[in-house]
RNA sequence: GAUCCAGUAGCUUAGUUGGCAGAGCACUGCGCUGCAAACGCAACGGUCGCAGGUUCAAGUCCUGCCUGGAUCU
Numbered sequence: 001g002a003u004c005c006a007g008u009a010g011c012u013u014a015g016u017u018g019g020c021a022g023a024g025c026a027c028u029g030c031g032c033u034g035c036a037a038a039c040g041c042a043a044c045g046g047u048c049g050c051a052g053g054u055u056c057a058a059g060u061c062c063u064g065c066c067u068g069g070a071u072c073u
Base pairs, nucleotide, nucleotide: 001072002071003070004069005068006067007066010025011024012023013022019056028042029041030040031039049065050064051063052062053061
C1' cells in the first nucleotide's frame, strides 16, 4: 500500500427481511439472613465509532473518515 472482518449500556454481546434498541454480568435499592455470600424482586444505564447521503422511516442500505484485528504484497 491492497483486500476482508469488527465497532450497539461500565464489560460481554443479540438485533440475519429497513418499521417500538434488547439480554447476561457489573453497579444501586429492597427482600431474604443474627451478619455476609448465594438467591429473588425492582430500578438505573445507549447521540448504535464519527460525518454526510438515500428513505415516510436507518443499528441495518450507500459514501468518506477514525480505531482494532486478519490476510496478501
Molecule: transfer RNA
Organism: Gammaproteobacteria bacterium